[in-house]
């Protein structure tokens, strides 16, 4: 320096072919229980890593940038 590849909820991660952002765990509120813990029902959390561009319409395409990670030199 050239290339691949990742970033989406506190936390691990889903998300086809562009069309209302999802699961687990975590947190909160009930229900059981003498109490907890376990286990049941419900429910709060995300401007999808910035920034631009196409598109009616972007997490998803395109272009720059940062940061992690591989591979060349």
């Nucleotide at each position: 320096g050239g290339c691949c590849u990742g970033a989406u909820a506190g936390c691990u991660c889903a998300g086809u072919u562009g069309g209302u952002a999802g699961a687990g765990c975590a947190g909160u509120u009930g229900a059981c229980u003498c109490u907890u813990a376990a286990u049941c029902a419900a429910u709060u959390g995300g401007u999808c890593c910035g920034g631009g561009g196409u598109u009616c319409g972007a997490g998803c395409c395109c272009c720059c940038g940062u940061c992690g990670g591989g591979c060349c030199a």
Transfer RNA from a Puniceicoccales bacterium, 73 nucleotides, folded computationally. Taxonomically the source falls in Puniceicoccales (Bacteria, Pseudomonadati, Verrucomicrobiota, Opitutia). It matches the Rfam family "tRNA". Rfam links the family to the GO term triplet codon-amino acid adaptor activity. From the family's description: Transfer RNA (tRNA) molecules are approximately 80 nucleotides in length.